This is a predicted structure of a 1456-nucleotide RNA (small-subunit ribosomal RNA) from a Patescibacteria group bacterium.
């Protein structure tokens, strides 16, 4: 000094962390939609290296040669022989994974053409084509005869500084043209430059490719090239090459470079440049300096193409250009004027290299579509809260400009050279001038990520979508419109790369629980290494030199108006090669040393291992006694034994198996795993001691050994246990848990398997890093006689923790702390540890291991709630105790259903169902039918007209609404006008129409349960948590104790109203008074005060006093919140709907909500003698009364009526009843019970059909009501009446009050059901009515098998072999036969390997609402998982052994 990195959605109720997944950058030889004004520069067959019309791309030389034609000549044309060049240029990537490229080096070698040098060009000869004659063919072209030239060809001389050879020696060249200056020829060295061969390193994926090679490794020797070489050939040896991946498959030109990236990488190899390899497919050679030759031969092959069918002819992967295939890539231009090649002495000819020019928005760059001013903020459009806002200075309008475009005019450089000629682009760039804003804007998107919003239509349709996700009636997400956002002659969209993704991590990840430590040990390979010292350097640092093409990158300047582009300098290209140092670190070698390591010695522990002997208890069997009916099993229970005598019990004997106490959290081994006792033999480990050795050490792919159960062969055993099996039972089934039996097997002894939750889900080794404790086995000090204790050490086995780490969990000297080493593993879930495919096995299986296809998650851990057939408290008529009921009966009622022209609507577990309705005959009223109105039945406003409305009266139609007429009577007024009605016409009203899932507002539940939260503060990466837990205590989150918490807040309590006691005051009533009762008012009391016991304390237990005692009793008072709970029909209230055409509005009539095979729910009255009936006769509260309650009297059997005292009410009325006292009934369907039904009456109303009551009659069911189930803890239950609202009456037996009489019972909390706290598993969070697994069915898909079938690809084996080379032979000596040796093409077979395709089975994914069952999560109702092995419709179920990734309990140790 210059550079110098962004993330963000998406798994959860939420959090954090793993993880994939997607998105914004940038790119491109691009295609696709949709649009388009212009230049300049660049770019354009990426697919079929598929087939190609047509033209044109590689020719020149007459100064090398003869001759032909033409010309009067000069000259000219232009075949042929010759030369030279056609090996360059120009395309293409097919093959190639290779010395093909790239870098750096070498040499056994060669060069036309070009320079430099040295010599020399002598002397002869034989052909040929051109021509001519002739022949054959359709053609292409062929043959024969003759004669001819050369810079064509042979031959022969000479020959040096050439060549082989040691030398001697041998041997080996040329061409001339032309007329005088060249240009050629021929040999030799030498340059320049190009080119052959050889090496080192560099250079895809694959190990499911592990063994490859026979010319293949090497040597001699010969061939052979220009040259080295197994390049060939002959002989010999038997080597090469691989795990640092040979051989094989697969894919692929390499590079400079280019895209991205912060680099480090990653991708790619288009145009430019360099190599390289191809020229229809293969295969060969010839010529030549160079080829095994794109536009040369030869031969075979496939293809086209001409044919007289006899035979020929071609090769665009060269410029255009054409079919074809494809998403897709141009003109069959113009020019050699400039650069550059070939030939030529040169003129000059070729040149589809090249220079333009055309076509394509393909790409980069640049211009432009105008500027300036202009509010009434126009019009229209959208949108509105109806006020207005946006579009918007935007337009119009004015006024200015002329890039561009049009049109005229002038008009280049590119041209160098040397006088001259010579420009395809091109009358092109460029420059005046003139016309006129004239001729030019569109794509995409607007929930979020990611800038940018509204209306409307559409309703899980239609359709958006990169990922999350929108859409079921208020969609910023679909589709239109306006608005606004980004980019702009473009803009999206698709594909592909890079990026971001630290998502394979060198930079720069990880492995206890997310994926991920091999089941374990022993090690030759390999990676790593202890102290000192010397010496050396391929490693390793540093210097110069060489190279590293140019392009390109960077900088710096320079040319085009600018830029893109072109261009000059410099710079920079981690690399390789070679000199030079340097020696710390590693490597090597030497010499040391001892502290790793590892040996002796001296102890010491133990279920280490292997064998072999033994013992007891137990069980079982067998025989014998005793001795008898039952045993044995379960949650009951049955199969089952058992009177042929079980079980019980004694005795004897027999057999296999496993080894109680000791036992422990304990011991030892690598691991698996090991337990009675003794012996023997064997492996490892500690501690002391510090005698030896002297880095011997770690780790460890592959490789070997080991490897719990089950399993598998063989023989042997079999008491117990026990897969399969049977059998009993559970059960809706039960191929299961439970119960009887019972084989394999379990055990022994060879011999396989090889897996496990082989776990510490935690490889091994070293090393460094606070402590406390207990244990096991050893050592030392002090002390003791000698131990015990007590310190201090090692090794092992454990529990707490400090730093630190951890996503948290938790780990924390047995690291998951800080460090080294080496080795395994991982890299979304499923599909799958599956398939193929190799290896191993007797199987049974293991090891090793994918891919399509799916899905956006799957997980981890830790939080908060819910739940649990989890716990631990604690409450609660929740159970228990009691006392009355329902469920049965009939009625009354409300609901379902069902009917119907309506039976209006709503509510529907608890929390619908005598609910909304505290009153349906009409009204009500919303349903049915039928008959009316239509700005309305009732509102507000404007206009306009009106003395009208209104009343009476008569009078038609009609069921009534309503519709239609006549007479009459009728305001106020300051006289302007104005209120007030009516008519009309406009706005509009009207709707019990629709959504309680748009709402308000109000309510039911939970629950009168004790909860629900907030501020600071603090703890956690956070979600959250603490406070609110924890003790004690309470009806209570009531109060106390403690305490990272302090305090508040809605709740609880208390304040409010009623009842009880009582003081005082005021007061109508009751015949006075007074006193009381009673009414209001206004005060006392009740506070654990006070005694006793407990208690820290708050409390509580008990007792006195007191009307009343621990909330005295009852009300009102319902936390945050849940049920998308209920209500649009009480009200209100968005938005849809319906209504000047006949209504979902509104008005009448009649009806209907009362319908009745039948289900429930709430109820009333009963089924009787604690009763009914009947006559006596007491004793209340609390309401209400004037359109009212009504008393005395009097009529009626009664219901009621006649009547009306008295009361707007402590004064009048309405007004009890069971109970009490006496008779009767006498246990019965009854003097029970009262339903039905009949008759006659009464009240209310317009109106009784459908009210109510009252008499006479009739007298149902029913004799305490099944599973089940409801209330209620004291003035309650039970029971008797009594009022009130609504109401003309009433279906009232409801509901709400109100007094009379008036009880049991509560051990307790184990169930049932609900509540709360706090714990706890959890895959649930729609929260258990939860999630969720498997088989079957059905439909799509994608893969693997599979009898087979067909294709491709590389080789192996034989066979038959062109053309060519090399060889042999033969002749008539030719470009000539005849053979051999090699071989392409084809052919025949076996097997590899790689697709396609295949009946059929099998699994796998997937798809809104299919069967069957319930395996998983809770202790998931049988814990649940790994490894096995057998059963079974599926999940799964048993056994065996192992895990804890189990709850819950209880003991014990252990730490605190």
């Nucleotide at each position: 000094u210059a550079a110098u990195g962004a993330g963000a959605g998406u798994u959860u109720g939420a959090u954090c962390c793993u993880a994939g997944c997607u998105c914004a950058g940038g790119a491109u030889g691009a295609a696709u939609g949709c649009u388009g004004g212009c230049g300049g520069c660049g770019u354009g067959g990426a697919u079929a290296a598929g087939g190609c019309a047509u033209g044109c791309a590689a020719g020149u030389c007459a100064a090398g040669g003869g001759g032909a034609c033409c010309g009067c000549a000069a000259g000219g044309u232009a075949a042929c022989c010759g030369g030279c060049a056609g090996a360059c240029g120009a395309g293409g990537u097919a093959g190639u994974a290779a010395c093909a490229c790239g870098u750096a080096g070498g040499u056994a070698c060669u060069c036309c053409c070009c320079c430099c040098g040295a010599a020399g060009u002598c002397u002869g000869g034989c052909a040929u084509a051109g021509c001519u004659c002739g022949u054959c063919g359709a053609a292409a072209g062929a043959c024969g005869g003759g004669g001819u030239a050369a810079u064509u060809c042979c031959a022969g001389a000479u020959g040096g500084u050439c060549a082989c050879g040691a030398a001697a020696g041998u041997g080996u060249a040329a061409a001339g043209a032309u007329u005088u200056a060249u240009c050629g020829c021929u040999u030799c060295g030498g340059g320049a430059g190009a080119g052959g061969c050889c090496u080192g390193c560099g250079c895809a994926a694959u190990a499911u490719c592990a063994g490859c090679u026979u010319g293949u490794u090497g040597g001699u020797g010969a061939g052979g090239u220009a040259a080295u070489g197994g390049c060939u050939c002959a002989c010999c040896a038997a080597g090469g090459c691989u795990a640092c991946g040979a051989c094989g498959u697969u894919u692929a030109g390499g590079g400079g470079c280019g895209c991205u990236g912060a680099g480090a990488g990653g991708c790619g190899g288009a145009c430019c440049c360099c190599c390289a390899c191809c020229g229809a497919u293969g295969g060969g050679a010839c010529u030549g300096a160079g080829a095994c030759a794109c536009g040369g031969c030869c031969c075979a092959u496939a293809c086209u193409c001409c044919u007289a069918c006899g035979g020929g002819a071609g090769g665009c992967c060269g410029c255009a250009g054409u079919c074809g295939a494809g998403a897709a890539u141009c003109u069959u231009c113009c020019g050699c004027a400039a650069u550059g090649g070939g030939c030529g002495a040169a003129a000059g000819c070729c040149u589809g290299a090249c220079g333009g020019a055309g076509c394509g928005a393909c790409g980069c760059c640049g211009c432009g579509u105008g500027a300036u001013g202009g509010a009434c903020g126009a019009a229209g459009u959208g949108c509105u809260u109806c006020g207005g806002c946006a579009c918007g200075u935007a337009a119009a309008c004015a006024u200015c400009u002329u890039u561009u475009a049009u049109g005229u005019g002038g008009g280049a450089c590119g041209a160098a050279a040397u006088u001259u000629u010579u420009g395809a682009c091109g009358g092109u760039a460029c420059c005046a001038c003139a016309u006129g804003a004239a001729u030019a804007a569109g794509g995409g998107g607007c929930u979020c990520c990611u800038a940018a919003c509204u209306c409307u239509g559409u309703g899980c349709c239609a359709g958006c979508a990169g990922g999350a996700g929108c859409g079921g009636u208020a969609a910023u997400a679909c589709a239109g419109a306006g608005g606004c956002c980004c980019c702009a002659a473009g803009c999206a969209u698709u594909a592909u790369c890079c990026g971001g993704a630290a998502u394979c991590a060198c930079u720069g990840g990880g492995c206890g629980u997310a994926a991920a430590g091999g089941g374990u040990g022993u090690c030759g390979a390999g990676g790593c290494g202890g102290c000192u010292a010397u010496g050396u350097u391929a490693g390793u640092c540093u210097u110069c030199c060489g190279u590293a093409a140019a392009a390109u990158c960077c900088g710096u300047g320079g040319g085009c108006u600018c830029a893109a582009c072109c261009u000059a300098c410099g710079g920079a290209c981690g690399g390789c090669g070679g000199g030079g140092g340097a020696a710390a670190c590693g490597g090597c070698a030497u010499a040391g040393c001892u502290u790793g390591a590892g040996a002796g010695c001296a102890g010491a522990a133990g279920a280490g291992g292997u064998g072999c002997a033994u013992g007891g208890a137990a069980c079982u069997c067998a025989c014998g006694g005793u001795g008898u009916a039952g045993g044995g099993g379960u949650g009951a229970a049955a199969u089952c034994c058992g009177u042929u005598g079980a079980u019980a019990u004694c005795g004897u004997g027999g057999g296999g198996a496993a080894c109680a106490c000791c036992a422990a959290a304990g011991g030892c081994g690598a691991a698996g795993g090991c337990a009675g006792u003794g012996c023997a033999c064997u492996g490892g480990u500690c501690u002391g001691u510090u005698u030896c050795u002297g880095a011997c050490g770690c780790u460890c792919a592959c490789a070997c050994a080991c490897g719990a159960a089950a399993g598998c062969c063989a023989g042997g055993g079999u008491a117990g246990c026990g897969a399969a099996c049977g059998g009993g039972a559970u059960u809706a089934g039960a191929u299961a848990c439970c119960c009887c039996g019972g084989u394999a097997g379990u055990c022994c002894u060879g011999g396989c398997c090889c897996u496990a939750a082989a776990c510490g889900u935690u490889g091994c080794u070293c090393g460094c890093u606070c402590g406390u404790u207990c244990u096991a086995c050893g050592g030392a000090g002090u002390a003791u006689c000698g131990a015990c204790c007590c310190u201090c050490u090692g090794u092992g086995g454990g529990a707490c923790u400090a730093a630190g780490c951890u996503a948290a969990c938790g780990c924390g000297g047995u690291a998951a702390g800080c460090g080294a080493g080496c080795c395994g593993c991982c890299u979304g879930g499923g599909u799958a540890g599956u398939a193929c495919g190799a290896u191993c096995g007797c199987a049974a299986g293991a090891u090793u291991a994918a891919a399509a296809c799916u899905c956006a998650a799957a997980g981890g851990a830790a939080u908060a709630g819910a739940c649990g057939g989890g716990g631990a408290c604690u409450c609660g008529c929740a159970c228990a105790a009691g006392c009355a009921g329902u469920g049965g009966a009939u009625c009354a009622u409300g609901u379902g259903g069902c009917u119907u022209a309506a039976u209006u609507c709503g509510u529907c577990g608890a929390u619908a169902a005598g609910c909304g309705a505290a009153g349906a005959a009409c009204c009500u009223u919303a349903c049915c039918a039928g008959g009316g109105c239509u700005a309305g039945a009732a509102a507000u406003g404007c206009a306009g007209c009106u003395g009208c409305a209104u009343c009476u009266c008569g009078a038609c139609c009609g069921a009534a609404a309503g519709g239609a007429c006549g007479a009459g009577a009728g305001c106020c007024u300051u006289c302007g006008a104005g209120g007030g009605u009516g008519c009309u016409g406009c706005a509009c009203a009207g709707g019990u129409g629709a959504u309680g899932c748009a709402u308000g507002g109000u309510u039911g539940u939970c629950g009168u349960c004790a909860g629900u939260u907030c501020g600071u503060g603090g703890c956690u990466u956070g979600a959250g948590c603490u406070g609110u837990u924890c003790c004690c205590u309470u009806c209570a989150g009531u109060g106390g104790g403690g305490u990272a918490a302090c305090g508040a807040a809605c709740g609880c309590a208390a304040c409010c109203c009623c009842c009880g006691u009582u003081g005082u005051c005021u007061g109508u009533u009751a015949a006075a008074u007074a006193u009381g009762u009673c009414a209001g008012g206004c005060g006392a009391g009740a506070c654990u005060g006070c005694c006793c016991c407990c208690u820290c304390a708050c409390g509580g237990g008990g007792g006195a006093g007191g009307a009343a005692g621990g909330u005295g009793g009852g009300g009102a008072u319902g936390a945050c919140g849940c049920c998308a709970a209920a209500u649009c029909a009480g009200c209100a209230u968005g938005u849809c709907c319906c209504u000047c055409u006949g209504a979902u509005g509104c008005c009448c009539u009649g009806g209907g909500c009362c319908g009745c095979a039948c289900a429930c729910g709430u109820g009333a009255u009963a089924c009787a003698a604690u009763g009914g009936u009947u006559c006596a006769u007491a004793c209340a509260g609390a309401a209400g009364g004037a359109c009212g309650c009504a008393a005395u009297a009097c009529c009626g059997c009664a219901a009621g009526g006649u009547g009306g005292a008295g009361c707007a009410a402590a004064u009048c009325c309405c007004a009890a009843a069971a109970a009490u006292g006496g008779a009767c009934c006498c246990c019965a369907g009854u003097a029970c019970g009262g339903a039905u039904a009949g008759a006659g009456g009464u009240c209310u109303g317009c109106a009784a059909c459908c009210g109510a009551c009252c008499u006479c009659u009739u007298g149902a069911a029913g004799c305490c009501g099944g599973a089940a189930u409801u209330g209620c803890u004291a003035g309650u239950a039970a029971u008797c009446g009594u009022g009130g609202g609504u109401c003309a009456g009433c279906c009232a037996u409801a509901c709400c009050a109100c007094g009379g009489u008036g009880a049991a019972u509560a051990c307790g909390u184990u169930c049932u059901c609900g509540a709360g706290u706090c714990u706890u598993g959890u895959a649930c969070u729609c929260a258990c009515c939860g999630c969720c697994c498997g088989u079957c069915a059905a439909c799509u898909c994608a893969a693997g098998g599979a009898a087979g079938u067909u294709g491709g690809g590389g080789g192996u084996a034989c066979c038959c072999a062109a053309a060519a080379u090399c060889u042999u032979c033969c002749c008539u000596c030719g470009u000539g036969g005849a053979g051999g040796a090699c071989u392409a093409c084809g052919g025949u077979a076996a097997a590899c390997u790689c697709a396609a395709u295949g009946a059929c089975a099998g699994g796998g994914a997937g798809u809104a609402a299919g069967u069957c069952g319930u395996a998983a999560c809770a202790a998931g109702g049988c814990a649940c998982g790994g490894c096995u092995a057998g059963c079974g419709g599926a999940a799964g179920c048993u056994g065996g052994u192992c895990g804890u990734g189990g709850a819950a309990c209880a003991u014990a140790u252990c730490c605190a």
It was read from a public genome assembly. The coordinates come from a structure-prediction model, not an experiment, and the mean pLDDT is 84. NCBI's taxonomy places the organism under Bacteria, Bacteria candidate phyla.